[in-house]
Molecule: transfer RNA
Organism: Planctomycetota bacterium
């Protein structure tokens, strides 16, 4: 130098051939227990890696950027 994956909640990862954004697990409360744990029931938590661009509408599709990992060279 070139092609490619990948980037989404505090953590691990889903998601859609474009139509309001989920899940465990953590964290908060509850209810059970003599207390803790367990378990069971609920809440909170994101402008989906940045900036553009198509489009009525983008997490999703295009483009350019940043990290990181693979290949070739």
């Nucleotide at each position: 130098g070139a092609g490619g994956a990948c980037a989404u909640a505090g953590c691990u990862c889903a998601g859609c051939a474009g139509g309001u954004a989920g899940a465990g697990c953590a964290u908060c409360g509850g209810u059970c227990u003599u207390u803790u744990a367990a378990a069971c029931c609920g809440g909170u938590g994101g402008u989906c890696g940045g900036a553009g661009g198509u489009u009525c509408g983008a997490c999703u599709c295009c483009u350019c950027c940043u990290g990181c990992c693979c290949u070739c060279a």